[in-house]
Context: one part of a larger RNA
RNA sequence: CGUUUGAGAUUUGAGGAGAUCGACUCUAGUACGAGAGGACCGGGUCGGACUGACCACUAGUGUACCUGUUAUAGCGCCAGCUGUAUCGCAGGGUAGCUAUGUCGGGAAUGGAUAAGCGCUGAAAGCAUCUAAGCACGAAACCAACUCCAAGAUUAGAUCUCGUAGGGCUGUGGAAGAUUACCACGUUGAUAGGCUACAGGUGUAAAGGCAGUAAUGUCAUAGCCGAGUAGUACUAAUUGCCCGUAAGC
Numbered sequence: 001c002g003u004u005u006g007a008g009a010u011u012u013g014a015g016g017a018g019a020u021c022g023a024c025u026c027u028a029g030u031a032c033g034a035g036a037g038g039a040c041c042g043g044g045u046c047g048g049a050c051u052g053a054c055c056a057c058u059a060g061u062g063u064a065c066c067u068g069u070u071a072u073a074g075c076g077c078c079a080g081c082u083g084u085a086u087c088g089c090a091g092g093g094u095a096g097c098u099a100u101g102u103c104g105g106g107a108a109u110g111g112a113u114a115a116g117c118g119c120u121g122a123a124a125g126c127a128u129c130u131a132a133g134c135a136c137g138a139a140a141c142c143a144a145c146u147c148c149a150a151g152a153u154u155a156g157a158u159c160u161c162g163u164a165g166g167g168c169u170g171u172g173g174a175a176g177a178u179u180a181c182c183a184c185g186u187u188g189a190u191a192g193g194c195u196a197c198a199g200g201u202g203u204a205a206a207g208g209c210a211g212u213a214a215u216g217u218c219a220u221a222g223c224c225g226a227g228u229a230g231u232a233c234u235a236a237u238u239g240c241c242c243g244u245a246a247g248c
Stems, first nucleotide, its partner, number of pairs: 001151001006161006015148004020048007032037001050105005058099004065092005070085006109143003116136001118134002165242004169185005190235003193231005199224003207218004
């Protein structure tokens, strides 16, 4: 831009894409076979690869979280902190993102068939699966299953509304390159802050006590990014634009 009135929802599905193999076991050491060997059919269990989702578990990462510590510089000194040294190094680690982790999937069925196996059966008094007719038969094909899908220009359908609806803009997001998408904008919990809790680290500083001192202890402390709730303290103010057909 189109879909020939605009819009908000819900859909149909023309068409397209995707999607597996193996082992063990029971039947059964049965049928078969002199023996050696060893099934069809049917049932069950497990595994690999592939694939989808997720983070409760396990394991990573986690450079604005916590702690320990070395060298050096600074804050006048001590103490306590801060800068730099690969995040200085080291030990842990929330959320998120992940796999090595967890859960699920490829099942069943039908149709029409291939090679092949047949029934009936003539041409050709026989025979013949084929010439007429009929029945079977594969991971392949068509459906079924999952996903996309009306620019399917054949542009579909249904419901509702029409002073409808949409956009700009702001606060943000498990959404994101931008855009788009989603939530919210005071009739408000959208983000920040604060409070509580979860969770991480591991017992802060100052002081008292014990010890010559290192240190210990009073003390489950102190600090804390993303988590879960609550709470208008701060910021989402006031607003602007498009559209609202033709017709009457």